[in-house]
Context: one part of a larger RNA
Molecule: large-subunit ribosomal RNA, half B
Organism: Candidatus Roizmanbacteria bacterium
């Protein structure tokens, strides 16, 4: 020192993130009295809070009990007298109703659960769940008052609007829609028998080749019929969820009941509200406090409250969170003492971490940018022990942050699948009946309304007659109209009936199948369902329930943003080429003329002239000379025009291609000439698109074209491939990974990186701070008492940055505490100059770093604000000094909540509650203490010098001068002198005041030893009251002094250069500061430069010293000091001081407890004096010798 305890003057939370820790009163394990607000009221709060009593003895009454009650007495500082166990109280707020549960091993909570509420599903072979399963089991031997799933979370008051999106439920006319199947077509190939035709042969019949048709086969393809789903129509919010903006307006201002307008599915109702939700924010007001970023009550502009993702209130409850108070205290001011165990020394036993090797200093510089190891200087005899942790970028753990590359888990409207669910078809799978729909036929007094026309004109052909009951009617004609009616025939639409067929739906049956019951268990009996269900196969839909994966790169870290291909210019440094998240712009086409050719023309601007006519229309002249124009960016180019106009045309051709440019490759570019065919031109000639440079995409796959070629196999068909031309990619991440792909991780993991961020260092100095120059202006006047624009130039390395150089096989990060140290750009104190300095108080500048530089409230804060002081409450550096020194409030793991964002997993330099800081120091360094050797010549003892180093260095107040100088007054000094004054700092001491005082005295509880008494043990020293020595502070004493010298800024003297003036980087001389050097105190000759003086020892184991022993004023151990029989060193003993407080025994009083006397007794550690009774026994070293 640590750790565990005991005690503490005065104060009493001032400590601190926070009363953490500790303390605390009969709080409880006793009794009595009495008990508030509030409330969900047989009661809870409540044992509220609070008050009183308590030992022992005797007596009376009483009791199972010396149990209780009452009375009397008696002792102490204190009577639950000790101990075990348990444990403050109150007032408010938040959250959660409660008891309960949880991250065994950092989170106990506001999280989970809960009773209650509510929604959805489920009628029993229940739903749901497990399972490969049609096994079986749970649900359940239960039956909707039951079971399952979700949300909310007692109770009270309540629970608003929105159904547009998503989801679920219901519906289903229409649209869309798979497979099987049916049906109607259609295409390719093949192709029997046959038919027709052309041609050939033949006189002909006929034959043959070819073509067309063609049954069948085969390969495709289209339409129709056909489910669920989706589209669609509705419903549903205690389903997922959502719940606006702008403008104007009332007779002061403000506000806005109100008005207008836009949008929406609807625009947030009640309630609450700066909240666990509020960024701004420490909102504003009030309360509490001396002072309140917290807290409470109000307000409401709610960044971003809000109603079962429940809203608001709430008694009781809580190891929850927050604020306040009482009591209490060593938490603190501010420490002190004591006790136990360690630490230290000795004895015994005896690890670990770590370790390239070590002969391991300071400063400064350098350097992979922070050196024991390099340079320079300084310092340093050698070696240990104790102690401290500043460094060894100490140890530990291949950094968890960050990035890169991977992995894993999770999510979803990422991609692709799988389970499962569902729907159709089909098999298992049978019988019968009816209805409907459809198709093809048949049939019919069936059916047909624009307008005009007598009026309900389907279309067409024929048609002048037809029918008649003989009355006549219809028609023709005429009119109307696109179309004309009678009658006959054919036919369309719609409708009815009907034959046949198909499909669908429905009913019934039982023998498949399933299932229940009974059973004599058998080829049994009875019931229910029933061709459904179930199951297999197949096709469609749903399908994060599950699975596999993807989710780019560049990047002055990463993310966000931006970019990724092509063209033009600059950068680019006169060949070409050349980078950056350098500076500027464009492209992802257009044109049948904007192409070819032949011929022709000249643009634009300015000036002048000229009707309307203007700046600018058209006309003329002149000048400039490409400035115009060339589809579009820019550059180059263009008048012989590539610009403008016209005629005729299609070379915007086919097959080729010497040779070049460019170039990693693949690509890209230019190209004369030859052959064919063509256009224009009289011709020479020109023409294989466009003045040039952008206008784009490999391979695979696929489609089309015209031919050509190749290959295999079959009974036969379909086929496969190559060459050539063309089409299909914002394959735009543009040399293109796939036909097809997004996210989260704070639950995380791995490999790596100082190739790359956050801290610190380094470099830099934009920013920052400070300074200088200039001086517009302010300052009544006047730049410079003071301030100083626009500007200029620097310094520093404290801010924010930039860079990414050491460190990612780890350099721990904010603040506080402790302990500091340096700079000076000085906050105070000291000295001075100027002043717009009267005095006082100031402002500003110069010198100056000796000393000093506060306590609290709030907050994690640094900072800041506030309260009260002060001479002053300095600014910075030191790894934003200091975590192998402490703390751990903040930040920055895992839990949880709110707001916001996100479909979600999750996220937030947003908020909130909670949340593991590692016993041993090797080296250097530091503080102490020792040992060895040296001190060049004898050995010793004692006393010293002081090179050098360190410490100290302060300030205020009061009095006098003096109410003077000054000043109109108000006010109010310098200088000088004095102080029984203080604050702060330091040292010493223990007489005093106190603390402690565990070997002192006494009191006392329980219990044991003990007949009793006396005396003891244990219970924290049992507890309590006092207290000697020692130690100690808050106690006491002293110091921080007077002065000298040389100086700083400054002030001067004499005095030239420069006949003056001048304090002088002229000679010479002098004043001048808390600063410097002395003076004061301490260390100090290892000051290896080892110093000096005095005395002793001389032939004897000398002078002296040591070991050992007794000790303490000393002390970790060594050391130091005292003593060692010639002795008071220690113990003992005696006396005294001092402490306690009146012993035991005996006697007396009292029933007893107890009291009185003997007795200021008895006892007593360390103190003082005396006294050899005990113990200091014994042993060694040691110069010189001529």
């Nucleotide at each position: 020192g640590g750790u565990g305890g005991u005690u503490c003057a005065a104060g009493g939370a001032a400590c601190u993130c926070g009363g953490c820790a500790a303390a605390a009163a009969a709080g409880u394990u006793g009794a009595c009295c009495g008990u508030a607000a509030g409330a969900u009221u047989u009661u809870c709060g409540a044992g509220a809070u609070g008050g009183u009593c308590u030992g022992c003895c005797c007596c009376a009454c009483u009791u199972u009990a010396u149990u209780g009650u009452g009375g009397g007495g008696u002792c102490g500082c204190a009577g639950c007298g000790a101990a075990c166990g348990u444990u403050u109280u109150u007032c408010a707020a938040a959250c959660g109703a409660c008891u309960g549960u949880u991250u065994a091993u950092c989170u106990a909570a506001a999280a989970c659960a809960c009773a209650g509420g509510u929604u959805c599903c489920u009628g029993c072979u229940a739903a749901g769940c497990a399972g490969c399963a049609u096994a079986u089991g749970c649900g359940c031997u239960g039956u909707a008052u039951a079971g399952g799933a979700g949300c909310u979370g007692a109770a009270g008051c309540c629970u608003g609007u929105c159904c547009g999106g998503u989801a679920c439920u219901g519906g289903u006319a229409a649209g869309u829609c798979a497979a099987c199947u049916a049906u109607c077509g259609u295409g390719g190939c093949u192709g029997a028998a046959g038919u027709a035709g052309c041609u050939u042969a033949g006189c002909a019949a006929u034959a043959a080749u070819c073509u067309a048709c063609a049954a069948g086969g085969u390969c495709g393809u289209g339409g129709u019929a056909u489910a669920a789903g989706c589209u669609c129509c509705a419903g549903u919010g205690a389903a997922c969820g959502a719940c606006a903006g702008c403008u104007c307006u009332a007779a002061c201002c403000c506000u806005g009941a109100g008005a207008g307008u836009u949008c929406u599915a609807a625009g947030g109702u009640a309630g609450c509200g700066u909240a666990g939700c509020c960024c701004c924010u420490u909102g504003c007001c009030g309360g509490g406090u001396a002072a309140g970023u917290u807290c409470c009550g109000g307000c409401c502009c709610g960044c971003a409250u809000g109603a079962a993702u429940g809203g608001c209130u709430u008694a009781a409850c809580g190891a929850u969170u927050u604020g306040a108070a009482a009591a209490c205290u060593g938490u603190c001011u501010u420490g002190a003492a004591c006790c136990g165990c360690u630490g230290u020394u000795c004895g015994a036993c005896g690890a670990a971490c770590u370790u390239g090797a070590a002969a391991u200093g300071g400063c400064u510089g350098u350097g992979a940018a922070g050196a024991u190891g390099c340079g320079g200087c300084c310092u340093a005899c050698u070696u240990g022990c104790a102690u401290c942790c500043g460094g060894a970028c100490a140890a530990a753990a291949a950094g968890a942050c960050c990035c890169u590359a991977g992995a894993a888990g999770c999510u979803u409207u990422a991609c692709u699948g799988a389970a499962g669910u569902u729907u159709g078809g089909u098999a298992u799978u049978g019988g019968u009946a009816a209805a409907a729909a459809c198709a093809c036929g048949g049939u019919g007094c069936a059916u047909g309304u624009c307008u005009a026309g007598u009026g309900u004109a389907g279309g067409a052909g024929g048609g002048a007659g037809c029918c008649u009951u003989c009355g006549g009617g219809c028609g023709c004609a005429a009119u109307u109209g696109u179309a004309a009616c009678a009658c006959c025939u054919c036919u369309c639409u719609u409708c009815g009936c009907u034959u046949u067929g198909u499909u669908u739906u429905u009913g019934c049956c039982u023998u498949a199948u399933c299932u229940c019951c009974c059973u004599u268990u058998g080829u049994g009996g009875g019931g229910g369902a029933a061709a459904c269900a179930g199951u297999g196969c197949u096709a469609g839909a749903c399908g994060g329930u599950c699975a596999g994966u993807u989710u780019a790169c560049c990047u002055g870290g990463g993310g966000c943003g931006g970019g990724u291909c092509c063209c033009u210019c600059c950068a680019a440094a006169a060949a070409a080429g050349u980078a950056a998240c350098g500076g500027a712009g464009g492209g992802g086409u257009a044109c049948a003329a904007a192409g070819g050719u032949u011929g022709g023309c000249u643009u634009a601007g300015u000036g002048c002239g000229g009707a309307u006519g203007g700046a600018a229309a058209u006309c003329g002249c002149a000048c400039u000379g490409u400035a115009c124009g060339g589809g579009c960016a820019a550059g180059c180019c263009c008048a012989u025009a590539a610009g403008c106009c016209a005629g005729c045309c299609u070379a915007a051709c086919u097959g080729u291609g010497a040779g070049a440019c460019c170039u990693a490759u693949a690509a890209g570019u230019c190209g004369a000439g030859c052959a064919g065919a063509u256009g224009c031109g009289a011709a020479a000639g020109c023409a294989g698109g466009u003045g040039c440079u952008a206008g784009u995409g490999a391979u695979c796959c696929u489609c089309g074209g015209a031919u050509g070629c190749g290959c295999u196999g079959u009974g036969a068909u379909u086929g496969c491939g190559c060459a050539c031309c063309g089409g299909g990619c914002u394959u735009a991440a543009c040399a293109g990974a796939u036909a097809a792909a997004a996210g989260c991780u704070a639950c995380u993991c791995u490999a790596g990186g100082g190739a790359u961020a956050a801290c610190a260092g380094g470099c830099u100095a934009g920013u920052u701070u400070c300074g200088u120059c200039c001086g517009a202006g302010a300052g009544u006047u006047c730049c410079u008492a003071u301030c100083g624009a626009c500007g200029a130039c620097g310094a520093a390395g404290u801010u924010c940055g930039g860079c990414a150089c050491c460190u990612c096989g780890a350099u721990g990060u904010c603040g506080g505490c402790u302990c500091a140290u340096c700079a000076c750009a000085u906050c105070c104190u000291g000295g001075g100059g100027g002043u717009g300095a009267a005095g006082u108080c100031g402002c500003u500048c110069c010198c100056a770093a000796g000393g000093g530089u506060c306590c609290g409230g709030c907050u994690g804060u640094u900072c800041g604000c506030c309260g009260g002081u002060u001479a002053a409450a300095g600014u910075g550096g030191u790894a934003c000094g200091c975590g192998a020194g402490c703390u751990g409030g903040g930040u920055u793991c895992a839990g949880a909540a709110c707001g916001u964002c996100g479909u979600g997993a999750g996220a937030c330099a947003g908020u909130u509650c909670g949340g593991a800081c590692u016993c041993u120091a090797u080296c250097c360094g530091a503080u102490g203490c020792a040992a060895g050797c040296g001190c060049u010549u004898g050995g010793a003892a004692u006393u010293u010098u002081g090179a050098g180093g360190g410490a100290u260095g302060u300030c205020a107040c009061c009095c006098a001068c003096a109410g003077u100088a000054c000043g109109a007054g108000a006010g109010g000094a310098c200088c000088u002198g004095g102080g029984u004054u203080g604050a702060g700092g330091g040292a010493a001491u223990c007489c005093c005041u106190g603390g402690u005082g565990u070997a002192c005295g006494g009191a006392u509880u329980g219990u044991c030893c003990c007949a009793a008494a006396a005396g003891g043990g244990c219970a924290u020293u049992g507890u309590c009251c006092g207290g000697u020595a020692g130690c100690u502070a808050g106690a006491u004493u002293c110091c921080c002094a007077c002065g000298u010298g040389a100086u700083a800024a400054g002030c001067a003297c004499u005095g030239a250069a420069a006949g003056c003036a001048u304090c002088u980087c002229a000679a010479g001389u002098g004043c001048g500061a808390a600063g410097c050097a002395c003076u004061u105190c301490c260390c100090a000759a290892g000051a290896u430069g080892a110093g000096a003086a005095u005395u002793c020892c001389a032939u004897a184991u000398u002078a002296g010293c040591g070991c050992g022993c007794c000790c303490g004023u000393a002390g970790a151990u060594g050391a130091c000091g005292g003593g060692u029989u010639u002795g008071a060193u220690a113990g003992g003993c005696a006396a005294c001081a001092g402490a306690u407080g009146u012993a035991a025994g005996u006697g007396g009083a009292g029933c007893a407890a107890u009291c009185c006397a003997u007795u200021u007794a008895g006892u007593c550690g360390a103190g003082u004096u005396g006294u050899a009774c005990u113990a200091a026994c014994g042993c060694g070293c040691g110069a010189u010798u001529u």